[in-house]
Model confidence (mean pLDDT): 76 of 100. TPP riboswitch aptamer (THI element) from Candidatus Aegiribacteria sp., 100 nucleotides, folded computationally. It was read from a public genome assembly, where an Rfam model found it.
RNA sequence: GGGAUGGAUUGGGGGUGGCCCGGAGAUUCCGGGUCUGAGAAUACAACUCCUGGAACUUGACCCGGGUAAUACCGGCGUAAGAAAAUCCGGAGGCUUUUAU
Numbered sequence: 001g002g003g004a005u006g007g008a009u010u011g012g013g014g015g016u017g018g019c020c021c022g023g024a025g026a027u028u029c030c031g032g033g034u035c036u037g038a039g040a041a042u043a044c045a046a047c048u049c050c051u052g053g054a055a056c057u058u059g060a061c062c063c064g065g066g067u068a069a070u071a072c073c074g075g076c077g078u079a080a081g082a083a084a085a086u087c088c089g090g091a092g093g094c095u096u097u098u099a100u
Base pairs, nucleotide, nucleotide: 001094006088007087008086009085010084011050012049013048014047017035018034019033020032021031022030023029024028056081057080058079062075063074064073065072
């Protein structure tokens, strides 16, 4: 010199399923419990992500495995789409110069 991890402020994006029980009721709503997870409807929440983007959506009523069941795990996925600015701070085996 460079500028990573990390942080601050403001702004923006996103998801909220499965099973069991009860109540009303009529195929839906409300409440409770439980499984996985950062998070399972709005709390003017929380969590998480913002192009160095796997937060999230499409593909997908997909495929394989597993489960009481599920968007549970993996594939798909070097796929297509997807929301940012400023500041603090300064890493390396990186770059330049000098000395030894």

Record summary
Lineage of the source: Bacteria > Pseudomonadati > Candidatus Aegiribacteria.